This is a predicted structure of a 322-nucleotide part of an RNA (large-subunit ribosomal RNA, domain IV) from Thraustotheca clavata. Lineage of the source: Eukaryota > Stramenopiles > Saprolegniomycetes > Saprolegniales > Thraustotheca. It is recorded under the gene name rnl. It matches the Rfam family "Bacterial large subunit ribosomal RNA". Its mean pLDDT, the model's own confidence on a scale to 100, is 87.
[in-house]
Context: one part of a larger RNA
C1' cells in the first nucleotide's frame, strides 16, 4: 500500500441506490407486557431488576445440591473468559411449513391444505408399448385422470355473437363405393374398350340448441337543475353483452412530483384521502385479513470510524541491498 484483527476526542446515518459493514443487544432469576387476533397467538413483545465470595438462620430433598432471608467482605468491572436475540412502528406481496435456477436469480416465482371445472360404470378414463403386455390398481365414482384457483372471512355481476366443447337430427353438402340413361372407338355383325347422367351413400361441415370456476368480451355522442359548476333525467347511435359489488396516481397513472392531508427546517420515496383507471374489476379470481417471510418499502429508538476525517497499533504480503 493490501488484506485481516484492535482501539479511537466531539458528533451520531451527516455515508450510502440503500445503515451495506460494523457496532450494539445476548445467559438465568425475578418484575412487566400494547393495538390486533382464527382466541391458538402476538410475547423473549415493549420495558425494568438482580447475579461474585464468607458467615448464618429456615425450608425442601438426605448423596451432590437448591430456593428464601439476616449480617459481612474485596475488586474498575461479580452471566468478570468463551458460546450466547438489536428493539419498535406502516404498508405491499404470499396465508402458513416446505420447494427452485449444482456454479451470477431464494423470490411477490413453485407446492400446498381448500375451492370449482371437466371425463371416466372398469377389459374405465388417462398414460407407455408396433404388438403381446404394462401403469392406473390387486383400486371402483367418499375411486381414478386432466386443467384452473390457492388457508380463512365476505363474495363471485352481465354476455352463447366469435372460438372451443356437449347434445340434436328435419333439410342442404359431401369420399370411396353401389347404380347404370347414354355417349365415343372399333367392328360386317356378336363383341371388345373408354367414358358416364339421374338416383342410393357415413361422420364431418352448414344447420338448430346448450355452456364462461371453457377460450375470452364486458361502448359511444347531444342536450339537460331558478348564478356557476355538476348532472339524478332525456335523445339518438352500435353491440352478443355494454363493466356490477368492490378495490383505485395501485408491482397496474403516461400525462405525474396529480391534488389535499400527515410525518421532516427541507421527502421524485412512504402512509391516509380524492378519482380525471392513458391502459382495475371479479376462480387469467375481487376485496380484506390474524399468524408466518434470510421478501420488498418508509419511518423511529438503540448503536457504531458508514461518515465529517482520519489516526494509532497487530500479523501476513509487497516494496529496499537490508
Nucleotide at each position: 500500500u493490501u488484506a485481516u484483527g484492535u482501539u479511537g476526542a466531539a458528533g451520531g446515518a451527516a455515508c450510502u441506490c440503500g445503515g451495506c459493514a460494523a457496532a450494539a443487544u445476548g445467559a438465568c432469576u425475578c418484575u412487566g407486557u400494547a393495538a390486533c387476533u382464527u382466541c391458538g397467538g402476538g410475547a423473549g413483545a415493549a420495558a425494568g431488576a438482580g447475579u461474585a465470595c464468607c458467615u448464618u438462620u429456615u425450608a425442601a430433598a438426605u448423596u451432590u445440591u437448591u430456593a428464601a432471608g439476616a449480617g459481612g467482605u474485596g475488586g474498575c468491572a461479580c452471566a468478570g473468559a468463551a458460546u450466547u436475540g438489536g428493539g419498535g412502528g406502516u404498508u405491499g406481496c404470499g396465508a402458513c411449513u416446505g420447494u427452485u435456477u449444482a456454479a451470477u436469480a431464494a423470490a411477490a416465482a413453485c407446492a400446498c391444505a381448500g375451492g370449482a371445472c371437466u371425463c371416466u360404470g372398469c377389459u374405465a378414463a388417462a398414460u407407455c408399448g408396433u404388438a403381446a403386455g404394462a401403469u392406473g390398481a390387486c383400486g371402483u365414482a367418499u375411486a381414478g385422470g386432466g386443467u384452473c384457483u390457492g388457508a380463512c372471512a365476505c363474495c363471485u355481476g352481465c354476455c352463447c355473437g366469435g372460438u372451443g366443447c356437449u347434445g340434436g337430427a328435419a333439410g342442404a353438402u359431401u369420399a370411396a363405393u353401389a347404380g347404370g340413361a347414354g355417349a365415343u372407338g372399333u367392328u360386317u355383325g356378336c363383341g371388345c374398350a373408354u367414358u358416364g347422367a339421374a338416383u342410393g351413400a357415413a361422420a364431418g361441415u352448414c344447420c338448430c340448441a346448450g355452456u364462461a370456476a371453457a377460450c375470452g368480451g364486458c361502448g359511444g355522442c347531444c342536450g339537460u337543475a331558478a348564478c356557476u359548476c355538476u348532472g339524478a333525467c332525456g335523445g339518438u347511435c352500435c353491440u352478443a353483452a355494454g363493466g356490477u359489488a368492490g378495490c383505485g396516481a395501485a408491482a397496474u397513472u403516461c400525462c405525474u412530483u396529480g391534488u389535499c392531508g400527515g410525518g421532516u427546517a427541507a421527502g421524485u420515496u412512504c402512509c391516509g384521502a380524492c378519482c380525471u383507471g392513458c391502459a382495475u374489476g371479479a376462480a387469467u379470481g375481487g376485496u380484506g385479513u390474524a399468524a408466518c417471510g434470510a421478501c420488498a418499502u418508509c419511518c423511529c429508538c438503540g448503536c457504531u470510524g458508514u461518515c465529517u476525517c482520519c489516526a494509532a497499533c497487530a500479523u501476513a504480503a509487497a516494496c529496499u541491498c537490508a